[in-house]
Molecule: Glycine riboswitch aptamer
Organism: Actinoplanes philippinensis
RNA sequence: GGUCGCAGCGCGGGAGAGUCCGCUGACGCGGCGCCGAAGAGGCAAAUCCUCCCCGGAAACUUUCAGGCACAAGGGACCGCGCAGGUUGG
Numbered sequence: 001g002g003u004c005g006c007a008g009c010g011c012g013g014g015a016g017a018g019u020c021c022g023c024u025g026a027c028g029c030g031g032c033g034c035c036g037a038a039g040a041g042g043c044a045a046a047u048c049c050u051c052c053c054c055g056g057a058a059a060c061u062u063u064c065a066g067g068c069a070c071a072a073g074g075g076a077c078c079g080c081g082c083a084g085g086u087u088g089g
Base pairs, nucleotide, nucleotide: 004088006084008082009081010080011079012078013077018032020031021030022029023028033068034067035066039064040062041061042060047055
């Protein structure tokens, strides 16, 4: 000096699950049933000369939250671009 990781911004792509029942003029509310890819919670092995304790990931799992016609919005993750600060590789 460059690049990647880290986190951010813009653009594009982006799944799943009830047009169920009742109430309401509607927006919505309640009931039952469901979904997992915001967020949140939970856990194994490796890890050690041996033993104990702690730590120990996720797209796994729990469905708290959120969501379940269309639309809108949200959306992990992926691609392209921009730029940041640090010096961890």